RNA sequence: UUCUUAUCAAGAGAGUCGGAGGGACCGGCCCAAAGAAGGCUCAGCAACGGGCUCAUAGGAGUACCGUGCUAAUUCCGGAAUGAAGAUAAGAA
Numbered sequence: 001u002u003c004u005u006a007u008c009a010a011g012a013g014a015g016u017c018g019g020a021g022g023g024a025c026c027g028g029c030c031c032a033a034a035g036a037a038g039g040c041u042c043a044g045c046a047a048c049g050g051g052c053u054c055a056u057a058g059g060a061g062u063a064c065c066g067u068g069c070u071a072a073u074u075c076c077g078g079a080a081u082g083a084a085g086a087u088a089a090g091a092a
Base pairs, nucleotide, nucleotide: 001092002091003090004089005088006087007086008085013042014041015040016039017038021031022030023029025078026077027076028075043070044069045068047067048066049065050064051062052061053060054059074084
């Protein structure tokens, strides 16, 4: 990178560097110089897989590990419940 499967109406922010964009794409509508994207540090959430404990059909707990996430229903509409996007696991 490609394919397959599952989930996506809940949850969770601060400091610093940085300097003008961002919310995948298009159109809206929002966020943003009272500081966007991105980087670093710490914190938090608990989505998936693993570990541990309980239970033993099913499951529950734990933040210990690996990814992940921390504005708005994946912000709304558009093929949009199918397509696409994001995340995880497995395979090549």
Molecule: SAM riboswitch aptamer (S box leader)
Organism: Sporolactobacillus shoreae